FMN riboswitch aptamer (RFN element) from a Microbacteriaceae bacterium, 157 nucleotides, folded computationally. The sequence was found by an Rfam model in a public genome assembly.
RNA sequence: UAUGUGUUCCGGGGUCAGUGAGAAUCUGAACCGGCGGUGAAAGCCCGCGACCCUCGCACCCGCGAGGUUGAAUCGGUGAAAUUCCGGUGCCGACGGUGAUGCACAGGCCACACUGUGAGGUGAGGCUCUGUGCGAGUCCGGAUGGAAGGAACGCAGG
Numbered sequence: 001u002a003u004g005u006g007u008u009c010c011g012g013g014g015u016c017a018g019u020g021a022g023a024a025u026c027u028g029a030a031c032c033g034g035c036g037g038u039g040a041a042a043g044c045c046c047g048c049g050a051c052c053c054u055c056g057c058a059c060c061c062g063c064g065a066g067g068u069u070g071a072a073u074c075g076g077u078g079a080a081a082u083u084c085c086g087g088u089g090c091c092g093a094c095g096g097u098g099a100u101g102c103a104c105a106g107g108c109c110a111c112a113c114u115g116u117g118a119g120g121u122g123a124g125g126c127u128c129u130g131u132g133c134g135a136g137u138c139c140g141g142a143u144g145g146a147a148g149g150a151a152c153g154c155a156g157g
Base pairs, nucleotide, nucleotide: 001156003155004154005153006152007151008150009149010148015029016028017027018026030137031136032092033091034048035047036046037045043090044089052067053066054065055064056063057062072088073087074086075085076084094140095139096138101133102132103131104130105129106128107126108125109124111122112121113120114119
């Protein structure tokens, strides 16, 4: 100390207030940012990982391959920055819950007007039914796995 290999360890963050009978989900404000790379430091530049899907293998635990997967601009400094500084923005897997919330459809109730009547129109109510929507910060898979990182050893140079 290029490289190979073994062991061990590490390996995701974030809340208050308001309204209300009731809110961890509404409203307002606040807050958070995995890993590697990139001429210089990155949630939003290029990739990777987690989740999910497909295929193959496997008795099982799982393993392999492929796919899907969000978001930025302006100014400044500089040799160099979509990374720094300043301004203004934006984004956030899957499942669950979802103040008896909201929307739509239906049902039921009573009211007004209208009609000979069946009914029609209008504006309401319901502890009825169905469908849809509703969390980055709550719960869960997960005391997991992983991108990867560190230390030490061995081989090799």

The model forms 100% of the base pairs in the Rfam consensus. NCBI's taxonomy places the organism under Bacteria, Bacillati, Actinomycetota, Micrococcales, Microbacteriaceae.